[in-house]
Context: one part of a larger RNA
RNA sequence: UGACGGGGGCCCGCACAAGCGGUGGAGCAUGUGGUUUAAUUCGAUGCAACACGAAGAACCUUACCAGAGUUUGACAUGUCACAAAUUUUUAUGAGAGUAAGAAGUGCCUUCGGGAAUGUGAACACAGGUGGUGCAUGGCUGUCGUCAGCUCGUGUCGUGAGAUGUUGGGUUAAGUCCCGCAACGAGCGCAACCCUUGUCUUUAGUUGCCAUCAUUUAGUUGGGCACUUUAAAGAAACUGCCGGUGACAAACCGGAGGAAGGUAAGGAUGACGUCAAGUCAGCAUGCCCCUUAUACUCUGGGCUACACACGUGCUACAAUGGUCAUGACAAAGAGUUGCCAAGCUGUGAAGUUGAGCUAAUCUCAUAAACAUGAUCUCAGUUCGGAUUGCAGGCUGAAACUCGCCUGCAUUAAGAUGGAAUCGCUAGUAAUCGCCGGUCAGCUAUACGGCGGUGAAUUCGUUCCCGGGCCUUGUACA
Numbered sequence: 001u002g003a004c005g006g007g008g009g010c011c012c013g014c015a016c017a018a019g020c021g022g023u024g025g026a027g028c029a030u031g032u033g034g035u036u037u038a039a040u041u042c043g044a045u046g047c048a049a050c051a052c053g054a055a056g057a058a059c060c061u062u063a064c065c066a067g068a069g070u071u072u073g074a075c076a077u078g079u080c081a082c083a084a085a086u087u088u089u090u091a092u093g094a095g096a097g098u099a100a101g102a103a104g105u106g107c108c109u110u111c112g113g114g115a116a117u118g119u120g121a122a123c124a125c126a127g128g129u130g131g132u133g134c135a136u137g138g139c140u141g142u143c144g145u146c147a148g149c150u151c152g153u154g155u156c157g158u159g160a161g162a163u164g165u166u167g168g169g170u171u172a173a174g175u176c177c178c179g180c181a182a183c184g185a186g187c188g189c190a191a192c193c194c195u196u197g198u199c200u201u202u203a204g205u206u207g208c209c210a211u212c213a214u215u216u217a218g219u220u221g222g223g224c225a226c227u228u229u230a231a232a233g234a235a236a237c238u239g240c241c242g243g244u245g246a247c248a249a250a251c252c253g254g255a256g257g258a259a260g261g262u263a264a265g266g267a268u269g270a271c272g273u274c275a276a277g278u279c280a281g282c283a284u285g286c287c288c289c290u291u292a293u294a295c296u297c298u299g300g301g302c303u304a305c306a307c308a309c310g311u312g313c314u315a316c317a318a319u320g321g322u323c324a325u326g327a328c329a330a331a332g333a334g335u336u337g338c339c340a341a342g343c344u345g346u347g348a349a350g351u352u353g354a355g356c357u358a359a360u361c362u363c364a365u366a367a368a369c370a371u372g373a374u375c376u377c378a379g380u381u382c383g384g385a386u387u388g389c390a391g392g393c394u395g396a397a398a399c400u401c402g403c404c405u406g407c408a409u410u411a412a413g414a415u416g417g418a419a420u421c422g423c424u425a426g427u428a429a430u431c432g433c434c435g436g437u438c439a440g441c442u443a444u445a446c447g448g449c450g451g452u453g454a455a456u457u458c459g460u461u462c463c464c465g466g467g468c469c470u471u472g473u474a475c476a
Base pairs, nucleotide, nucleotide: 001476002475003473004472005471007470008469009468010467011466012465013464015460016459019423020422021421022420023419026314027313028312029311030310031309032308033307034305035304042053043052064300065299066298067297068296069295070294073125077124078123079121080120081119082118083117086103087102088101089100090099091098092097107114108113127289128288130287131286132285136283137282138278139277140276141274143272148187149186150185151184152183153182154163155162156161167178168177169176193266194265195264196263198234199233200232201231202230203229204228207224208223209222212221213220237260240254241253242252243251244250316416320375321374322373323372324371325370326369332363333362334361337356338355342351343350344349382413387408388407389406390405391404392403393402429452430451431450432449433448434447435446
């Protein structure tokens, strides 16, 4: 100087407390461990692994296993020889492939040949998701959006170092003020950026409709007021008033205001820590394989199942279930696509077919909600697992192993032990909608969008994590 302390002081955080809703019990989905297996590919393992890499394993993917094959190779560059390329038939085979044919003669040319493509030969080489993340780059997690981490000059100290950065106040903040052997500065904080909230101007189609006509319908004429869209600007700064304070910084209350003290949310992550994670995203040193640890194919596996754990979904019902009718979003996607209306079907869907490269058309009926009816506390008109039968769709192909529909079947489940998690406001809770990946889907996941919309915070004694000062130390 640090680190540590079941030392002290001050302070903060959904850390506790106060509340609301869960997990832990059930069924299912999914990940992991374990076990099994020819293989169940590999990685991730306290917080910070376990709906994680994977924004989608039937084949492919695929790295694993079994079998069948190849050896200059699936891919790149170089040399030589032959053949234009290309299209296509037959046999055989699980296929990769193997063996026979058929059609076809292009482009440039200095007529030597060349370009592109294919086949063959030999060798330089290719190739490796093989090893090492404890050889690395790059990227990422975490402490932590915590308020810290340093430097120059000066001063003090023999020196390691100290000072500044400590102290008194204050702040979300090393934020600011005052003081001070310090004076300044840098990386962080804040602001600058994006979105939302108010107003103005500009613009008015595909958007909107107050007035005037018109219509089943903003449908058409008309209009751009309003809504809205999208560009530019305005607006909030403790600016104003009162009080407290040290005449400071600031704090408390108030006015005006759409918004008030960081307006709300996002992006943004200092010096560093964990030899943290990743050689399987990519790159890369070294080591290893080279008729195999490379490459092609078929089938299987990654989907196994006495069990254990994590993360979720659906429930156990009446603040509810079922039926009928009625209402209100935002954000997004679409030409190998989204697919209206009509018709067929109980339905999944099929058929036919308009529009749309989209403020125009489509996905697309939002659902919770409201009104009415019914059920009357029951393993039920709750709950939907499981299973049988019959179908639909995608795709060469749904047996292993897809999704969906109808009929039938109706299981566990009575609010869950010890323990444990999230959340402070348009939040929790609850309700639907959309997207990426994607032929299809195991999405209940992930990422967004809006609808309805709470309760509680006395306080900092205690648990956890963190910051500053100080103290002790046989630790570095």
Small-subunit ribosomal RNA, 3' major domain from Melanthalia abscissa, 476 nucleotides, folded computationally. Its Rfam family is "Bacterial small subunit ribosomal RNA". Its family is annotated with ribosome and structural constituent of ribosome in the Gene Ontology. The source organism's lineage runs through Eukaryota, Rhodymeniophycidae, Gracilariales, Gracilariaceae and Melanthalia. The gene name in the source record is rns. The prediction has a mean pLDDT of 82. The RNAcentral record of the full RNA draws on ENA and SILVA.